Model confidence (mean pLDDT): 78 of 100. This is a predicted structure of an 87-nucleotide RNA (Glycine riboswitch aptamer) from an uncultured Pelagibacteraceae bacterium.
RNA sequence: AAUUUCUCAACGGGAGAGACUACUUUAAGUAGCGCCGAAGGAGCAACCACCCCGGAAACUCUCAGGCAAAAGGACCGUACAUAUUAA
Numbered sequence: 001a002a003u004u005u006c007u008c009a010a011c012g013g014g015a016g017a018g019a020c021u022a023c024u025u026u027a028a029g030u031a032g033c034g035c036c037g038a039a040g041g042a043g044c045a046a047c048c049a050c051c052c053c054g055g056a057a058a059c060u061c062u063c064a065g066g067c068a069a070a071a072g073g074a075c076c077g078u079a080c081a082u083a084u085u086a087a
Base pairs, nucleotide, nucleotide: 005083007081010078011077012076013075018033020032021031022030023029034067035066036065040063041061042060043059047055048054
């Protein structure tokens, strides 16, 4: 200097679902009903691995989180840096 992969600061894009009702007054808090899945978490599975222990989704569940805006947001792109791999 540079390739692969993991992690990660930063920037950009980024969906869904009640600005629901009551207390008490928009937000927030509490309670109630109705919803959403793309933080996180859990479960099963194609598949992988197998001596043992198992690993595994954007599927499923909805504990958590969310349902105007804001914030957050899996994932994608760019990309500082660390580690790792190949030439």
Of the family's consensus pairs, 89% are formed in the model. Its Rfam family is "Glycine riboswitch aptamer". The literature on the family includes a 2017 paper in MBio by Babina et al., "In Vivo Behavior of the Tandem Glycine Riboswitch in Bacillus subtilis".